Context: one part of a larger RNA
RNA sequence: CUGGGCGUAAAGCGCGCGUAGGCGGACUUUCAAGUCAGGGGUGAAAUCCCGAGGCUCAACCUCGGAACUGCCUUUGAUACUGAUCGUCUUGAGUCCGAGGGAGGUGAGUGGAAUUCCUAGUGUAGAGGUGAAAUUCGUAGAUAUUAGGAAGAACACCAGUGGCGAAGGCGGCUCACUGGCUCGGUACUGACGCUGAGGCGCGAAAGCGUGGGGAGCAAACAGGAUUAGAUACCCUGGUAGUCCACGCCGUAAACUAUGGAUGCUAGCCGUCGGGGAGCAUGCUCUUCGGUGGCGCAGCUAACGCAUUAAGCAUCCCGCCUGGGGAGUACGGUCGCAAGAUUAAAACUC
Numbered sequence: 001c002u003g004g005g006c007g008u009a010a011a012g013c014g015c016g017c018g019u020a021g022g023c024g025g026a027c028u029u030u031c032a033a034g035u036c037a038g039g040g041g042u043g044a045a046a047u048c049c050c051g052a053g054g055c056u057c058a059a060c061c062u063c064g065g066a067a068c069u070g071c072c073u074u075u076g077a078u079a080c081u082g083a084u085c086g087u088c089u090u091g092a093g094u095c096c097g098a099g100g101g102a103g104g105u106g107a108g109u110g111g112a113a114u115u116c117c118u119a120g121u122g123u124a125g126a127g128g129u130g131a132a133a134u135u136c137g138u139a140g141a142u143a144u145u146a147g148g149a150a151g152a153a154c155a156c157c158a159g160u161g162g163c164g165a166a167g168g169c170g171g172c173u174c175a176c177u178g179g180c181u182c183g184g185u186a187c188u189g190a191c192g193c194u195g196a197g198g199c200g201c202g203a204a205a206g207c208g209u210g211g212g213g214a215g216c217a218a219a220c221a222g223g224a225u226u227a228g229a230u231a232c233c234c235u236g237g238u239a240g241u242c243c244a245c246g247c248c249g250u251a252a253a254c255u256a257u258g259g260a261u262g263c264u265a266g267c268c269g270u271c272g273g274g275g276a277g278c279a280u281g282c283u284c285u286u287c288g289g290u291g292g293c294g295c296a297g298c299u300a301a302c303g304c305a306u307u308a309a310g311c312a313u314c315c316c317g318c319c320u321g322g323g324g325a326g327u328a329c330g331g332u333c334g335c336a337a338g339a340u341u342a343a344a345a346c347u348c
Base pairs, nucleotide, nucleotide: 003320004319005318006317007302008301012316014201015200016199017198021194022193023192025088026087027086030083031082033081034080035077036076037075038074039073040072041071042070049065050064051063052062053061054060091191092188093187094186095184096183097182098181099180103177104176105175106174107173108172109171110154114150115149116148117147118146119145120144121143125136126135162169163168206247207246208245209244210243211242215241216240220236221235222234223233258315259314260313261312262311263310266293267292268291269290270289271288272287273286274285275284276283277282278281297304298303321348322347323346330341331340332339333338
C1' cells in the first nucleotide's frame, strides 16, 4: 500500500462558510489524452522458471527456450472517462404572490415576587431542623398596612409545540436584520455536492479593564451530626452570577449516529402551508417539519426501520489490544488558567 470498520465494543472534527483537490444531470459535433487492439524498436549479461547436458549424485557449471508483466514509437477503434462545439430542463438558483416562528441585534416599557429603607398597628417571640443550636428580636423583631429604592428573572399561556448551522433562544412594544416553507411556473441553463489547509461562530466556568450587586452562592466562618466530618443539614457570607468591551475555545458541545443525492410496506398523532368535496366544520388529498409504533432489510445483541443503523454512489474526518497517556519533549496559540498537535522506554 492493500483490508476491515466508526449508535452502545477503538473510532463522526462542537457547528458553519469556503480555497485547492476529488466527484458530478440529459442529447449531439469534433479530437483521441486516458482506455482497447495490431505492428516495430528496446527491455545487457547473470539471476528466477522450463527443457536438455557435464562433474559418480547433489550443490555447482554449460547450452537452448520462455520470461523480463516496463518504456518509446507507429497504425487503427471511439462505447466509457476526458477535452471541445451546440442544445435541453428534471439538479441548483432567480422572479412573483402568500405564510408561520422564544431566529439575531439595539432601544424602551410592565406586573408579580424578593431584599432593604421610612412610617403606622401591635407584643414576645421569630428563624430553622429529624431534633437542635449558631442567628435575629423589648434599642420593638416575626406578622400586618401604606409609601419609597434597587437588581435580577419573566408564573399562567407551554405543548415528545416553534425557530436556529451548532452553541442556543421564552413578559410586552418599536426599529433594523438573517434564514425557512407553500403556491405560480415567468427567467437563467449544470451555475452542483463535498471540502485538506484557512476563516468565522461557539454553553458553563475562568481571565483583563470599568460599572453594577436584590436574590442565589464556590472559598471562608460559625452551629449541628459523627468515632472523626476539612461533607451531606442549618445560620451567615466573598468572588462569581448581571452590563459594556476584550480574551479563553473547552463540555455526556449527545441523536454518544459527518454531509449530499436517489431508491425501498404501512398505521397513528402533532406543527406550518396549498388543493378538492360537501352536511360549513368535518372528510379526502398534497408539500415541508416534528414524534410514536411497525414490515422487508440490517444488527453480536439491544435495537434501527422513508427523520435508517436498509439498498447504493460521491466527498471529508477518524480508529487499528490494555496501561504508560491525551501524558513528556518540541512547535503553535493564550495575560494566565491552560488549549491544540502528539510520542517513547517500560509493562500486561
Notes: A computed fold for a 348-nucleotide part of an RNA from a metagenome, annotated as small-subunit ribosomal RNA, central domain. Its Rfam family is "Bacterial small subunit ribosomal RNA". Its mean pLDDT, the model's own confidence on a scale to 100, is 89.